RNAcentral holds the sequence, with entries from ENA. A computed fold for a 373-nucleotide RNA from Marinilactibacillus psychrotolerans, annotated as Bacterial RNase P class B. The source organism's lineage runs through Bacteria, Bacillati, Lactobacillales, Carnobacteriaceae and Marinilactibacillus. The coordinates come from a structure-prediction model, not an experiment, and the mean pLDDT is 75. Its Rfam family is "Bacterial RNase P class B". Rfam describes the family as follows. Ribonuclease P (RNase P) is a ubiquitous endoribonuclease, found in archaea, bacteria and eukarya as well as chloroplasts and mitochondria. Its best characterised activity is the generation of mature 5'-ends of tRNAs by cleaving the 5'-leader elements of precursor-tRNAs. Cellular RNase Ps are ribonucleoproteins. RNA from bacterial RNase Ps retains its catalytic activity in the absence of the protein subunit, i.e. it is a ribozyme. Its family is annotated with ribonuclease P activity, dimeric ribonuclease P complex and tRNA processing in the Gene Ontology. For this family Rfam cites "Ribonuclease P: unity and diversity in a tRNA processing ribozyme" (Frank and Pace, Annu Rev Biochem, 1998). The gene name in the source record is rnpB.

RNA sequence: AAUUACGGAUAAUCGCGCAUUGUUUACAAUGUGAGGAAAGUCCAUGCUCACACAAACUGAGAUGUUUGUAGUGUUCGUGCGCAGCGAAAAAAUAAGCUGCGGCUCCAUUCUAUAGAGUGGAUGACGGCAGAAAAAAGGGCUAAGGCUAAAGCUACGCCUGAGUAUUCUUGAAAGUGCCACAGUGACGAAGCAGCAGGGGAAACUCUGCUGGUGGAACGCGGUAAACCCCUCGAGUGAGCAACCCAAACAUAUGGUAGGGGCACUUUUCUCCUGAAAAUGAACAGAGAGAAGAGGCAAUUUUAAUUGCAGACAGAUGAUUAUCUCUGAGAAAACAGCCUGAUCGUUUUCUCUAGACAGAACAUGGCUUAUAGUA
Numbered sequence: 001a002a003u004u005a006c007g008g009a010u011a012a013u014c015g016c017g018c019a020u021u022g023u024u025u026a027c028a029a030u031g032u033g034a035g036g037a038a039a040g041u042c043c044a045u046g047c048u049c050a051c052a053c054a055a056a057c058u059g060a061g062a063u064g065u066u067u068g069u070a071g072u073g074u075u076c077g078u079g080c081g082c083a084g085c086g087a088a089a090a091a092a093u094a095a096g097c098u099g100c101g102g103c104u105c106c107a108u109u110c111u112a113u114a115g116a117g118u119g120g121a122u123g124a125c126g127g128c129a130g131a132a133a134a135a136a137g138g139g140c141u142a143a144g145g146c147u148a149a150a151g152c153u154a155c156g157c158c159u160g161a162g163u164a165u166u167c168u169u170g171a172a173a174g175u176g177c178c179a180c181a182g183u184g185a186c187g188a189a190g191c192a193g194c195a196g197g198g199g200a201a202a203c204u205c206u207g208c209u210g211g212u213g214g215a216a217c218g219c220g221g222u223a224a225a226c227c228c229c230u231c232g233a234g235u236g237a238g239c240a241a242c243c244c245a246a247a248c249a250u251a252u253g254g255u256a257g258g259g260g261c262a263c264u265u266u267u268c269u270c271c272u273g274a275a276a277a278u279g280a281a282c283a284g285a286g287a288g289a290a291g292a293g294g295c296a297a298u299u300u301u302a303a304u305u306g307c308a309g310a311c312a313g314a315u316g317a318u319u320a321u322c323u324c325u326g327a328g329a330a331a332a333c334a335g336c337c338u339g340a341u342c343g344u345u346u347u348c349u350c351u352a353g354a355c356a357g358a359a360c361a362u363g364g365c366u367u368a369u370a371g372u373a
Base pairs, nucleotide, nucleotide: 004373005372006371008322009321010320011319012318013317014316016033017032018031019030020029021028022027035355039366040365042364043363044362045361046360047238048237049236050235051234052069053068054067055066056065057064075233076232077231079229080101081100082099083098084097085096102125103123104121105120106119107118108117109116110115126228127227129168130167131166132165137159138158139157140156144153145152146151174226175225176222177221178220191210192209193208194207195206196205197204198203242259243258244257248253263293264292265291266290267289268288269287270286271284272283273282294307295306296305297304298303324353326350327349328348329347330346331345332344333343
C1' cells in the first nucleotide's frame, strides 16, 4: 500500500413511534425501534398502474379475466478484437471487473528527425477509402498542306471537365460544413513572381519563393453534422405509483381518513365485487382459521417470545458502569550497555473518537471512511 472483519455493550430515569394484552377509552404493562455503506442512482430482478400486440377462459354476448411479449421501424439503445469472471434459488445475463493484444492521446527516459522502453487514461475507440475517365458544342493558333496572291485548313492547343460516367476494397464511405481574410478550405482544387524544360505558334510541364489564415493539400479536420452499418430491446411511469372512501350532497366527485405498509409463504371458510337483469370466469388494497420455512433472544433443550414501518416524516436526551482505541504519569522485568531505540506486565488519570440516517422490496457495482486486528 491492497484486501477482509469489527466499527460498541449493559442498567436506570424522562421523552417519541409501533405491536400485543388488559382496561375506566384514555391509561397501564410487556416487547420492539436506522448502515456497512442506509449514500450515488451505474445496472438489474420482483411488484403496481397505463398503453400496444397475441393467445386462452367464462358467458347468449367481451368492453371482463388470466397468461405471455409480438410488431423490425417516422422507435430507443449500442460500438476496438478475443477470452474469462459476474448477483438476486438454478440457468442466462446487465452494469462492472480481470487477462492478452491493437490503435490514439499524455508524461517521462534512451536513441538522436524516424523509433524503442516505462507509466498513465472516467479513451463519445464502427463508417468521411482508393483508382480510372469521355463526347457533342464553342474558341485560339497555322508548323505542315492547299492557293497566282489575299488567305483557307487541325491530326496542335484551350474550354466543355477531372464533369457525365466506370472500376476496386469494405458490414457501412452518400450529402454537407471549416465564419472573416484569401484565387482557393479538401475539389485528382489553387493566385502572384522568378527560374528551367517542350513547342512553329497557340499553349503547356516542373521547381523555388511569396501573400491571406488557427490550418494551404498534410494517407487535413468534423458524424457530441445529417446520415449509413453492426448488434440488441414491448414501451412509459413509479409507493406522493395504485386501491377504498365518511361528512358534504342526491347521480357524478374524491376531501378528511384508511389501505398499500412490512420476516417469507401455502391452504381453507365466510363476505364483497364481477358487460343493460341473472349468473359464471375471475379478483379482493375484506374478516377469520390452520400450517410450513428463515433469523434472533431466553431457557426447563423442549418450548416461549419477537422480527422498525414513519410520511410533515419517530428511532432521542441525561447519568453510571464495562469493553475497544488513543494519550499522559509511575514502577518492575527483559534486552542493550558509549549512547539511543524498541518490547512485556501492573497501577492511576483522561478518551466511543471516522464516514454518516430506513421511506415499495431485493441483488450486483461505485464512492466516503478515524481506529484496531